The RNA shown here (transfer RNA) has 86 nucleotides and comes from an uncultured Pirellulaceae bacterium.
RNA sequence: GGCGGUGUGGCGGAAUGGCAGACGCGCUUGAUUCAAAAUCAAGUGUCCUAACGGACGUGUAGGUUCGACUCCUAUCACCGCUACCA
Numbered sequence: 001g002g003c004g005g006u007g008u009g010g011c012g013g014a015a016u017g018g019c020a021g022a023c024g025c026g027c028u029u030g031a032u033u034c035a036a037a038a039u040c041a042a043g044u045g046u047c048c049u050a051a052c053g054g055a056c057g058u059g060u061a062g063g064u065u066c067g068a069c070u071c072c073u074a075u076c077a078c079c080g081c082u083a084c085c086a
Stems, first nucleotide, its partner, number of pairs: 001082007010025003018066001026044006045056004059075005
């Protein structure tokens, strides 16, 4: 240099054109306990809001579409294979 793969919350990951983050871990609060562990219940992407609710968010920038994590183009990072040079 060429080809291929991967990129989504704090972590592992789901959704493969139609409510993003299901589910699990972790964390927070509560229950239980003398106390803790375990267990159970609720909550847990970011921002705004007293609340109701709203906006944004799938590496980055564009495009297609009524609608994109998903399809197309370019690009960045990492991984693998391969070619060349030494």
Its Rfam family is "tRNA". Rfam links the family to the GO term triplet codon-amino acid adaptor activity. The sequence was found in a public genome assembly.